[in-house]
Context: one part of a larger RNA
Molecule: small-subunit ribosomal RNA, central domain
Organism: uncultured rumen bacterium
């Protein structure tokens, strides 16, 4: 390379559109570019492989046949694959009904707390822990009420509950605005599946301007513990956590499990729909897209999966090919403001 794989042993891209490519539903007729058959030419010669024969045998040669899987050119065949064409509706998509949701983004509002401030009761201790101490506090803390400020997240409802591709998404209201489901079957009529690049999205920490900062808190300071304690614990506290607008592109970005599509025993939960039966919103029985658990073939080294498959199977894409060295070094018309990210060895060694 091939082959054989990729939950957990080395391997699924973090996630989506979406070009080039590869693949690709039924029917009818045509070409005949592959594809299949036939004829002709060429495929040197030696070589190979059979089967003969010559040196006493062999090597070694000499004869015959194959072999030379090839390409040209002709003549057919038309099942499949391909072109162009008619058509067809079941796969895709539109349309109308409807109903579910923390799905995006913008405003505006609301309560509870925790903090600061103002002022009233009060008076000596608060806090804080394994014990302490630092720390606050007679200039009146802590505790309480009364009224203001601010900013940050939104108890209960809350559910192996919902929605988004994925990250992620939680008070209430309006407003914009994206998917999906389920029913009907008018319309289009294969318009699909996957994607190398390429665009865009992309937790938390991180930068860059500006603005905000009650709580919390890397850094830091101080008390403690300890042999030391650059740390668990306590007091305080600064970036940053919040908001705009830019950058940054990586996580155990996990279901460690790529997408798609059809097929393979059942059994129970739940969430959203639709039909049926019924006095009934219930139960019941049918079904359809989610989401859980059990479980039978099967598969699996085992664990386990098990119609939301790691099953049988087709198609595309990414990735794996012994451990360290190492996701490092070096290089790059690389990408970044910087941190570094994205490509990615090798000697040595076992």
């Nucleotide at each position: 390379c091939u082959g054989g794989g990729u939950g957990u042993a080395a391997a699924g891209g973090g996630c989506g559109u979406g070009u080039a490519g590869g693949c690709g539903g039924g029917a009818c007729a045509a070409c005949a570019a592959g594809u299949c058959a036939g004829a002709u030419g060429u495929g040197a010669a030696a070589g190979c492989a059979c089967g003969g024969g010559g040196c006493u045998c062999a090597a070694c040669u000499c004869c015959g046949u194959g072999u030379c899987u090839g390409c040209a050119u002709u003549u057919g065949a038309a099942a499949c694959u391909g072109u162009a064409g008619u058509u067809c509706u079941u796969g895709a998509g539109u349309g109308c009904u409807g109903g579910a949701g923390a799905g995006g983004c913008u405003a505006a509002c609301g309560g509870a707390a925790c903090u600061c401030c103002u002022a009233g009761u009060g008076u000596a201790g608060c806090g804080g822990u394994g014990a302490a101490a630092u720390g606050c506090g007679u200039a009146g803390a802590u505790a309480u009420u009364a009224g203001g400020a601010a900013g940050a997240a939104c108890a209960c409802c809350a559910g192996u509950g919902g929605c988004g591709a994925a990250g992620g998404c939680g008070g209430u209201u309006a407003g914009c605005u994206g998917g999906a489901c389920a029913g009907u079957a008018a319309c289009u009529g294969a318009c699909g599946c996957u994607g190398a690049g390429g665009c865009g999205c992309g937790a938390a920490a991180g930068c860059g301007u500006g603005g905000g900062u009650a709580g919390c808190a890397a850094a830091c300071a101080g008390g403690a513990u300890u042999a030391g304690a650059u740390a668990c614990c306590c007091u305080g506290g600064u970036a940053g956590u919040c908001c705009a607008c830019g950058c940054a592109g990586u996580a155990a970005a996990c279901g460690a499990u790529g997408g798609a599509u059809a097929c393979u025993a059942u059994g129970u939960g739940u969430g959203c729909g639709g039909g049926g039966a019924c006095u009934g919103a219930c139960c019941c029985c049918c079904u359809g897209c989610g989401u859980g658990c059990c479980g039978c073939a099967g598969c699996a080294a085992a664990c386990g999966c098990a119609a939301u498959a790691a099953g049988u199977a087709u198609c595309c894409c990414a990735c794996c090919u012994g451990g360290g060295g190492a996701g490092u070094a070096c290089g790059a018309u690389u990408c970044g403001c910087a941190a570094g990210g994205u490509u990615g060895a090798a000697a040595c060694u076992c």